The part of an RNA shown here (large-subunit ribosomal RNA, domain II) has 727 nucleotides and comes from Nitrosarchaeum sp. It was read from a public genome assembly. Its mean pLDDT, the model's own confidence on a scale to 100, is 81. Its Rfam family is "Archaeal large subunit ribosomal RNA". Gene Ontology terms of the family: structural constituent of ribosome and ribosome. NCBI's taxonomy places the organism under Archaea, Thermoproteati, Nitrososphaerota, Nitrososphaeria, Nitrosarchaeum.
Context: one part of a larger RNA
RNA sequence: GCCAGGGAGCUAACUGUCAUGGCAAGCUUAAACCUUCAAUGGUGAAGGCGAAGGGAAACCAAGUUCUCGCAGCUUCGCAAGAAGUCAGGAGAAGCGUGUGAAAGUGCGUUGAGUCAUGGCAGCUAGGCUAGAAGCCAGACGAUCUAUUCCUGAGCUAGAUGAAGGCGGGCGAAAGCCCGCUGGAGGUCUUAAGACGUUCUGACGUGCAAAUCGUUGUUGUGACUUGGGAAUAGGGGUCAAAAACCAAUCUAGUCUGGCGCUCGCUAGUUCCAACCGAAGCGUCUCGCAGGGCGUGCUUUGUGGAGAUGGUGUUUCCGGUAGAGCACUGAUAGGGGGGCGCGGGGAAGAAAUUCCUCACCCUCCAUUCAAACUCCGAACGGAUACACAUCGUAGAAGCAAGGACACGGGUUCGUGUGGCGUAAGGCUCACGACCGAAAGGGGUUUAACCCAAACUGAAGUUAAGGUCCCCAAAUUUUUGCUAAGUGUCAAGCCAAAGAGCGUGUUCUCGCCAAGACAGCAGGGAGGUAUGCUCAGAAGCAGCAAUCCUUUAAAAAGUGUGUAACAACUUACCUGCCGAGGGGGGAUGCCUCAAAAAUGUACGGGGCUAAAGCAAAGUACCGAUACUUUAGAUAAUUAUCAGUGGAUGAUUCAUGGUAGGUUGGCGUAGUGAUUGGGUCGAAGCAGGGCGGUGACGUCCUGUGGACCGAUUUCUAUUGCAGAUCCUGGC
Numbered sequence: 001g002c003c004a005g006g007g008a009g010c011u012a013a014c015u016g017u018c019a020u021g022g023c024a025a026g027c028u029u030a031a032a033c034c035u036u037c038a039a040u041g042g043u044g045a046a047g048g049c050g051a052a053g054g055g056a057a058a059c060c061a062a063g064u065u066c067u068c069g070c071a072g073c074u075u076c077g078c079a080a081g082a083a084g085u086c087a088g089g090a091g092a093a094g095c096g097u098g099u100g101a102a103a104g105u106g107c108g109u110u111g112a113g114u115c116a117u118g119g120c121a122g123c124u125a126g127g128c129u130a131g132a133a134g135c136c137a138g139a140c141g142a143u144c145u146a147u148u149c150c151u152g153a154g155c156u157a158g159a160u161g162a163a164g165g166c167g168g169g170c171g172a173a174a175g176c177c178c179g180c181u182g183g184a185g186g187u188c189u190u191a192a193g194a195c196g197u198u199c200u201g202a203c204g205u206g207c208a209a210a211u212c213g214u215u216g217u218u219g220u221g222a223c224u225u226g227g228g229a230a231u232a233g234g235g236g237u238c239a240a241a242a243a244c245c246a247a248u249c250u251a252g253u254c255u256g257g258c259g260c261u262c263g264c265u266a267g268u269u270c271c272a273a274c275c276g277a278a279g280c281g282u283c284u285c286g287c288a289g290g291g292c293g294u295g296c297u298u299u300g301u302g303g304a305g306a307u308g309g310u311g312u313u314u315c316c317g318g319u320a321g322a323g324c325a326c327u328g329a330u331a332g333g334g335g336g337g338c339g340c341g342g343g344g345a346a347g348a349a350a351u352u353c354c355u356c357a358c359c360c361u362c363c364a365u366u367c368a369a370a371c372u373c374c375g376a377a378c379g380g381a382u383a384c385a386c387a388u389c390g391u392a393g394a395a396g397c398a399a400g401g402a403c404a405c406g407g408g409u410u411c412g413u414g415u416g417g418c419g420u421a422a423g424g425c426u427c428a429c430g431a432c433c434g435a436a437a438g439g440g441g442u443u444u445a446a447c448c449c450a451a452a453c454u455g456a457a458g459u460u461a462a463g464g465u466c467c468c469c470a471a472a473u474u475u476u477u478g479c480u481a482a483g484u485g486u487c488a489a490g491c492c493a494a495a496g497a498g499c500g501u502g503u504u505c506u507c508g509c510c511a512a513g514a515c516a517g518c519a520g521g522g523a524g525g526u527a528u529g530c531u532c533a534g535a536a537g538c539a540g541c542a543a544u545c546c547u548u549u550a551a552a553a554a555g556u557g558u559g560u561a562a563c564a565a566c567u568u569a570c571c572u573g574c575c576g577a578g579g580g581g582g583g584a585u586g587c588c589u590c591a592a593a594a595a596u597g598u599a600c601g602g603g604g605c606u607a608a609a610g611c612a613a614a615g616u617a618c619c620g621a622u623a624c625u626u627u628a629g630a631u632a633a634u635u636a637u638c639a640g641u642g643g644a645u646g647a648u649u650c651a652u653g654g655u656a657g658g659u660u661g662g663c664g665u666a667g668u669g670a671u672u673g674g675g676u677c678g679a680a681g682c683a684g685g686g687c688g689g690u691g692a693c694g695u696c697c698u699g700u701g702g703a704c705c706g707a708u709u710u711c712u713a714u715u716g717c718a719g720a721u722c723c724u725g726g727c
Stems, first nucleotide, its partner, number of pairs: 001727006011125002014122010026049003032043003053060002064093005072085005094109006128267004135257006146231009155221001157189003160185001164181007193218003199213001201212002233249001235245002270662006280293005295403001296401006305389003309386004314381004321374001322372002327368003332363006341356006407433003411430004416426003438449003453629007463619003466603003472616001474615006485605002496590003500587008509578001517574005523547003528542003553568001557566002630652002632649007663716001665713003669709006681700008
């Protein structure tokens, strides 16, 4: 992992509410007793709830009136409808009581309860199931290991050579020196033994829940070791690592308290139908949770309005923007003041004058979330229309049941806030996802189209129509040469640059000949003046005239030491039609770098299968239309024991969740059946039902099994690292 079996909202008391039934201003028994084989039946008002409330209490004490009015009923009417009465309902007043000086105000009051059974929920209990770490109590452990005690055992070979001793030498002596002997030591190298450093080697579902190899440490000692004994859990023991105390230690193990508790995690078992959320406000030792409210659902009541859209009426508002009239800030200028302050001048001084700063004022500049002389859009209120919904039951009201209180997307809008920015944070309104399938976007929660009851046929949307791949190699006109592109967005490259090319506007030139090219001329005063060694058009400075001319500069560039030489402007000839400058704009190019090997989804595509603009066809969804059927709600007719036949619907996606109706399993009672001429079970198949499931046939099997109905429940499995067994 698979298969089989087991496996999770149960039970009791109490409380609330709803439904059904009994009795009803009452309802009901509990213990107990009697009867009975038993089930049961009978007796039993003690007690409980209700019939009166208000008040802390003392205490006091209502049980009425009126108006509106739905259903129903009655009358009129052929009908539509009208009128009357009006249970229930709504409202007003009164009344009881508390409070208050009073005004007023709280609660109650116009009689419905109670018992039983069932559904749902709450609460007390282990309380849907499984799951802690821990805490406490009592026992059991020192055959492992820590330390200690008693009694035993063990330690090769070699090295080193302490004290002491002997001999010798020297010395007055103390003593010193030499040689030999001796054999000390938490001495050295090593064996056995003990340990466990390195390879961070092997192994790492191992030989092994600590081993193997290698290399190491120690090896007469604080040594190693056998046997026996002591210390016990907040305790021991510890040359100290919070180590060890039986593979268990920052408090052992076993059993019990114990089904500890857990706001956390996982799981929670058949079908169908109707409706269908929230991630918001507030409080909380509150932020992974709860309470209340909003949002969902179910039931009842109610009886005529409701409203989110649009327009108009009358009001409310101080945002965006704008402005400087106030407050505050702000660059400049003019005028005035200047007591005090800084600088300067005159004067012997008093003092005076100039200036800066400061103050006032005028002109004028720039600003503001906590400025406003102004001021939208827009939002809100109100009333009336339209529209939509509503007697097939609106608004309002009451009660039961929840879930939920981690939201998300820039998706759109904002003239929001913070941030350099972000698939950023934080807001408001809306949409969508959440809880929404289908078609398109290659893929793709929220982008585009579009809300899926079940079939059949057709038409379209978004998006597409060369092939993959359904449908145009469609029609017309342009652009692009870069494979640019073939991307609606999400998933985009920019500043800048381009005699790439198209479109367009504008200003000059041009048959009195433009532009380009080729050819000729391109002169004289003069080598202008100055400067300078030189300066002659061309180092530099100043000036830049005149003449002849078709035209020719006090010279555009090359060049020379300076000249020369070449060239240009300018003019003419040849030629013969457009040519030059600037602006805007479309497409394109460069700018342009990432890691296995190119990436529009791919193939591939060039007057496209690209881009721009028109047109006509077609394809394309669960959308729309038609048709058949199912279900729900409402309703009409007919039946009257839950149904039949029609009609209407802008009904029938759905997580959490609420509500309703069913299927199946085990057993009980009642009724009624099948079975050796073959029950249950098993296997294969046919048919029916939206489905849970049912039924029939065949084979196997070999003895029990159903149907209808009532009641009861250890009643439905794919999951829980679920439990047991098998494979």